[in-house]
C1' cells in the first nucleotide's frame, strides 16, 4: 500500500432565557426561591423472548404454531460462544432455513425413447434361434439382445483403465469414490484408519403434504387496582318453533325441557348462562397508582478458550399525560448522519455525515 | 402505545408453483345513427409494492424492508 474483524464516540466550551420530574425552604393555598436529575445506539420496525397483570387452568382428544448439525451460556429465545461439516477466499476472515426422500402421499412443464417400476428414437450388435439366398465362404431380414456413443433436458442409475463379449455392461479385475461394520479420537456433532464386508442401492423438492424430536394456555399498561362525580342496570320496533307444569273465568303472564342462541383459548364432548334481534341511548371523561432499585450501571479480583458466572467495592442515572429535554448570543474545529423514551428489560432487524482504537492477514 | 388486515392495469377484482398474468368498467380508433347515447368490432394499457432467497422454473412459498386502512378508555 491493500483488506478482515472487535470495540468506542457520534460536535465541543462558555454566558443568558425557558421548560419538566426529585428534595429542601417559605406560604393557608397558588406559587416563589435554591441544589440537583432530564433521550438513543439504534428510543424504530413491532420480528422473537422474558417480567409483570387480569382472565382461563374440571378435564380428555383432535386440531394449531414455533424451532431443528453437536455442545454450552442464559431467565428465556427463532439469541449468544465454542466446535463439527460444506461453500467462497492466496490469506485473516466470511456465509449457510445445516434432522429426515430404503415409512408413506404428492409434483417434477416444455423437450425428450424413456423423469421413477427407469428406458429405446438415432445407434451397436444379431452369438442363439428362425426365414431367404447362395455350391460354399458368406449376404440380407426377423426375433432378439445391449446401455457403450449420439441426441433432449434443470436433472438420465458413480468416474478412470484393462480384460471380456456377438456387441456391451461392475459382467469381471486394479485404482479412486460411496455405504456398512470393527478399531482408534473426541461429552457430542464429527474425523481418522494400512482393517474387514459389500459391486454399489433407490434422482430432485419436505421455505409440498408429512414423519422424527424439543417448545408452547389466552390476552395485553387503552393490562390491572384504588378514590371521587354523575346517571335511566332505560327506552321503541320487529320476531318467538315443540312439549310440560303453574296462576288466571279468559286475553295473557311466569317457570322447567328439548331445540336455537352466547360464554368457556380453536373445534368436539362436557361445563355453565340466556327470549332473540336491530335502533335510539344514559353518565363521567377527574385524581391516586400500576410507574422506574433494575435479569441495573462503574471498577478491581477470581473461574472459564468464550458466551457467561461468582465475590468484594463504588454510584442512583428521564419518568410526561397535549405529552418536558428547547432557544439566542459569543468563541473553536474535520461544519456535524440517522433519528426522539412512554410499563420494564434481553435480543434480533433496518436507517446512519463522519471520527478515535485494539487485534489480525497478504503484497512490497 | 397496543393489536389485527391489506397491496395484481386508470378503477373494482379473479389467477394461489409451469409457456407471453386474465375479466369487467374506464381510455383510444372504426362502424351503426342526422346527431348523441346504447349497441357491435378492433385496440392500447402490469418493474404483481419493493429487496434478497427456495425451486429447473415464484404474482403464487420463505424472510427483511415500504405503503395504507381497522380496532382498543372507565362507570352502570
Nucleotide at each position: 500500500g491493500a483488506g478482515u474483524u472487535g470495540g468506542c464516540c457520534g460536535a465541543g466550551c462558555g454566558a443568558c432565557c425557558g421548560c419538566u420530574g426529585g428534595c429542601g425552604u417559605g406560604g393557608c393555598a397558588a406559587c416563589a426561591c435554591g441544589c440537583u436529575g432530564g433521550a438513543g445506539g439504534a428510543a424504530a420496525g413491532u420480528c422473537c423472548g422474558g417480567g409483570c397483570u387480569c382472565c382461563a387452568u374440571u378435564g380428555g382428544g383432535c386440531a394449531g404454531g414455533a424451532c431443528g448439525c453437536c455442545a454450552g451460556a442464559u431467565a428465556a429465545c427463532g439469541u449468544c460462544u465454542g466446535g463439527g461439516c460444506g461453500g467462497c477466499g492466496c490469506g485473516a476472515g466470511c456465509c449457510g432455513a445445516c434432522g429426515g426422500a430404503a415409512a408413506g402421499u404428492g409434483c417434477c412443464a416444455c423437450a425428450g425413447a424413456a423423469a421413477a417400476u427407469a428406458c429405446a428414437c438415432c445407434g451397436c450388435c444379431g452369438a442363439u434361434g428362425u426365414c431367404g439366398c447362395g455350391c460354399a465362404a458368406g449376404c440380407g431380414g426377423c426375433a432378439g439382445g445391449c446401455a457403450a456413443g449420439g441426441g433432449u433436458g434443470a436433472a438420465a442409475u458413480g468416474g478412470u483403465g484393462c480384460g471380456g463379449u456377438a456387441a456391451g455392461a461392475g459382467c469381471g479385475c486394479a485404482c479412486c469414490g460411496c455405504g456398512c461394520g470393527g478399531c482408534g479420537g473426541g461429552u457430542a456433532a464429527c474425523c481418522g484408519u494400512u482393517c474387514g464386508c459389500g459391486g454399489c442401492a433407490g434422482g430432485g423438492c419436505a421455505a409440498a403434504c408429512c414423519c422424527c424430536g424439543u417448545c408452547c394456555g389466552g390476552a395485553g399498561c387503552a393490562a390491572g387496582g384504588c378514590c371521587a362525580a354523575a346517571u335511566a342496570g332505560g327506552g321503541a320496533a320487529g320476531g318467538g318453533c315443540g312439549g310440560g307444569c303453574g296462576c288466571g273465568c279468559a286475553a295473557g303472564c311466569g317457570c322447567c325441557c328439548g331445540a336455537c342462541g352466547c360464554g368457556c383459548g380453536g373445534c368436539c364432548c362436557g361445563c355453565g348462562c340466556g327470549c332473540c334481534u336491530u335502533c335510539c341511548g344514559g353518565g363521567u371523561a377527574g385524581g391516586c397508582u400500576g410507574c422506574a432499585c433494575g435479569a441495573g450501571g462503574c471498577c478491581g479480583g477470581c473461574g472459564g478458550u468464550g458466551a457467561c458466572g461468582c465475590c468484594g467495592g463504588u454510584c442512583c442515572c428521564a419518568g410526561a399525560g397535549g405529552a418536558a429535554u428547547g432557544g439566542u448570543c459569543g468563541c473553536u474545529c474535520u461544519c456535524g448522519a440517522c433519528a426522539g423514551a412512554a410499563c420494564c428489560c434481553g435480543g434480533c432487524u433496518u436507517a446512519c455525515a463522519g471520527g478515535c482504537u485494539g487485534a489480525c492477514u497478504c503484497c512490497u | 402505545g397496543g393489536g389485527c388486515c391489506u397491496g395484481u392495469a386508470g378503477c373494482u377484482c379473479a389467477g394461489c408453483g409451469g409457456u407471453u398474468a386474465g375479466a369487467g368498467c374506464u381510455g383510444g380508433c372504426c362502424g351503426c345513427u342526422c346527431a348523441u347515447a346504447a349497441c357491435g368490432g378492433c385496440u392500447a394499457g402490469g418493474u404483481c409494492g419493493u429487496a434478497g432467497g427456495u425451486u429447473c422454473g415464484a404474482a403464487u412459498c420463505c424472510u427483511g424492508c415500504c405503503g395504507g386502512g381497522c380496532c382498543c378508555a372507565c362507570c352502570a

Overview
Predicted 3D model of RNase P RNA and transfer RNA as a complex of 440 nucleotides. Its mean pLDDT, the model's own confidence on a scale to 100, is 79.